[in-house]
RNA sequence: GCCGAUGUAGCUCAACAGCAGAGCAAUACUUUUGUAAAGUAUAGGUUGUCGGUGCAAAUCCGACCAUCGGCUCAA
Numbered sequence: 001g002c003c004g005a006u007g008u009a010g011c012u013c014a015a016c017a018g019c020a021g022a023g024c025a026a027u028a029c030u031u032u033u034g035u036a037a038a039g040u041a042u043a044g045g046u047u048g049u050c051g052g053u054g055c056a057a058a059u060c061c062g063a064c065c066a067u068c069g070g071c072u073c074a075a
Stems, first nucleotide, its partner, number of pairs: 001071007010024004018055001026042005048064005
């Protein structure tokens, strides 16, 4: 330099056009002499960035950024 994959909550991952979710973690409460475990509830997101298409975009298209993987013959 070329090709491909991935990017969504603190972490691991769903959702492949139509209300952004789960588990773990966090916080509060219940329970306990206390802690842990268990149960209940709460909070946490400009879906990597910028544009485009569309009534509607995490999802489709383009460019860029980051990470990972592959290739790098000839001159």
A computed fold for a 75-nucleotide RNA from a Candidatus Staskawiczbacteria bacterium, annotated as transfer RNA. Rfam family: tRNA. Rfam's curators write: Transfer RNA (tRNA) molecules are approximately 80 nucleotides in length. Rfam links the family to the GO term triplet codon-amino acid adaptor activity. Taxonomically the source falls in Candidatus Staskawicziibacteriota (Bacteria, Bacteria candidate phyla). The sequence is in RNAcentral, with records from ENA.